[in-house]
RNA sequence: AUAUAAUUUGGGCAAACCUGCCGAAAGGCAGGGACGCAAAGCUAUGGGCCUAAAGUACCUUAUCCGCUACGGUUGCCAAGCUGCACUU
Numbered sequence: 001a002u003a004u005a006a007u008u009u010g011g012g013c014a015a016a017c018c019u020g021c022c023g024a025a026a027g028g029c030a031g032g033g034a035c036g037c038a039a040a041g042c043u044a045u046g047g048g049c050c051u052a053a054a055g056u057a058c059c060u061u062a063u064c065c066g067c068u069a070c071g072g073u074u075g076c077c078a079a080g081c082u083g084c085a086c087u088u
Stems, first nucleotide, its partner, number of pairs: 005088002009085002012037002017032006035075001041081003045078003048073003055067002
């Protein structure tokens, strides 16, 4: 100096919930707040899950209801890309 492993400390992110805003909704953003997280950093690419505005089936018509993602979720799982310092 490098690699691997464990560990300490520092720094990092921020679930539920509350407030405001955006959105049809799911959900998102900001502030507060911490359940947790070593990729809880990034990408909706595959699967899963959520929603169903528009569209569509039914219907005389409308409502309700069903189907449907081009809407979401990376803090559901994969895949890809990137990635801190200190201590032993």